[in-house]
RNA sequence: CCAGACGGUCGGAUGGCCGCCUUCCGGCUUGCCGGGGGGAGGAAAGUCCGGGCUCCACAGAGACACGGUGCCGGGUAACGCCCGGCGGGGGCGACCCCAGGGAAAGUGCCACAGAGAGCAGACCGCCCGCUUCGGUUUCGGCCGCAGCAGGUAAGGGUGAAAGGGUGCGGUAAGAGCGCACCGCGCCCCCGGCAACGGGGGCGGCAAGGCAAACCCCACCGGGAGCAAGACCAAAUAGGGGCGGCAAGUGGCAUGUCUUCGGGCCGCCGCCCGGGUCGGUCGCGCGAGGCAUCCGGCGACGGAUGUCCCAGAUGAAUGGCCAUCCCCUGCGCGAGCAGGGACAGAACCCGGCUUACAGACCGUCUGGCAUC
Numbered sequence: 001c002c003a004g005a006c007g008g009u010c011g012g013a014u015g016g017c018c019g020c021c022u023u024c025c026g027g028c029u030u031g032c033c034g035g036g037g038g039g040a041g042g043a044a045a046g047u048c049c050g051g052g053c054u055c056c057a058c059a060g061a062g063a064c065a066c067g068g069u070g071c072c073g074g075g076u077a078a079c080g081c082c083c084g085g086c087g088g089g090g091g092c093g094a095c096c097c098c099a100g101g102g103a104a105a106g107u108g109c110c111a112c113a114g115a116g117a118g119c120a121g122a123c124c125g126c127c128c129g130c131u132u133c134g135g136u137u138u139c140g141g142c143c144g145c146a147g148c149a150g151g152u153a154a155g156g157g158u159g160a161a162a163g164g165g166u167g168c169g170g171u172a173a174g175a176g177c178g179c180a181c182c183g184c185g186c187c188c189c190c191g192g193c194a195a196c197g198g199g200g201g202c203g204g205c206a207a208g209g210c211a212a213a214c215c216c217c218a219c220c221g222g223g224a225g226c227a228a229g230a231c232c233a234a235a236u237a238g239g240g241g242c243g244g245c246a247a248g249u250g251g252c253a254u255g256u257c258u259u260c261g262g263g264c265c266g267c268c269g270c271c272c273g274g275g276u277c278g279g280u281c282g283c284g285c286g287a288g289g290c291a292u293c294c295g296g297c298g299a300c301g302g303a304u305g306u307c308c309c310a311g312a313u314g315a316a317u318g319g320c321c322a323u324c325c326c327c328u329g330c331g332c333g334a335g336c337a338g339g340g341a342c343a344g345a346a347c348c349c350g351g352c353u354u355a356c357a358g359a360c361c362g363u364c365u366g367g368c369a370u371c
Base pairs, nucleotide, nucleotide: 001367002366003365004364005363006362007361008360009359010358012324013323014322015321016320017319018318020039021038022037023036024035025034026033027032041342045353046352048351049350050349051348052347053225054224055223056222058261060259061258062257063256064255066221067220068219069218070217071085072084073083074082075081086100087098088097089096090095101216102215106214107213108210109209110208123156124155125152126151127150129148130147131146133144134143135142136141164182165181166180167179168178169177183205184203185202186201187200188199189198190197191196229281230280231279232278239272240271241270242269243268244267245266250265251264252263288307289306290305291304292303293302294301295300325340326339327338328337329336330335
């Protein structure tokens, strides 16, 4: 200097004039004036997870359905998240990816091609025996074509995948048929909390793959949700009809069933009709932010100090001007012109995912050159 990998920060600032929302203080004619403080995000988005919180509910337990997660250890309020490791795969590397338990509980699928894809199979081949014919001969035999019968799966072909792989021996030719190494199964020892790794021994062992197929195993989960819910005010019609349970050994109560109390006296579904569709709370002091230190590889935890940082309700942040900042183009220069992303809280928090013009910082890897 070039290329790459991982992590982080910003993503506009200042001033003036006018205009907004909220909170506190003061005044006062109670809706206005004056003053102090504050006023959208890293994703506020998607609504995909986990919770806090509210109600069922004065409340307990279990099972099932349904759903979720899936290597080990740790973090956390918790998680499907994060951190560290193990195993597998990709990359020269820094690093990145994995829906990562079980195929010997069962069921199912592997099209087409191919001989054969569940317990198989012989297309081309290779070997041996018999027979006909032809050639040759040193008359022992040898070679070739065809037919029949047998052996074989090493070579070739088909396929995503072919009954372990490579090599040597052996065989009529072959084959774990035998051996060596690798693979697989079992056992033992060592290291590690563990996933797992290393070493040794035994066994020729034999169809594989798919569970992001059904399933089995382990663990987790009650439901509904701020349009939850609480209160105030107001108004009306505790209205009408149908059907199904039940009628006390009963019924009802936020998945279903059973069970343990307690409570209530009816319950469920559908159709027609009436009233209110107003206000206050919930609504922000938190699993809170920031700084420093300590512990830890890290996620994170602890200690000390400091700060209060939106609460709207058809919906507040806007308009104008000026200066600065960043980028692009033109220009010798002064300068001129243009551009500045994704995008707006509505109960809150921890994550994940997606979108994002441009600028900056750090660490590491590979390559080139120079000293």
Molecule: Bacterial RNase P class A
Organism: Pseudomonadota bacterium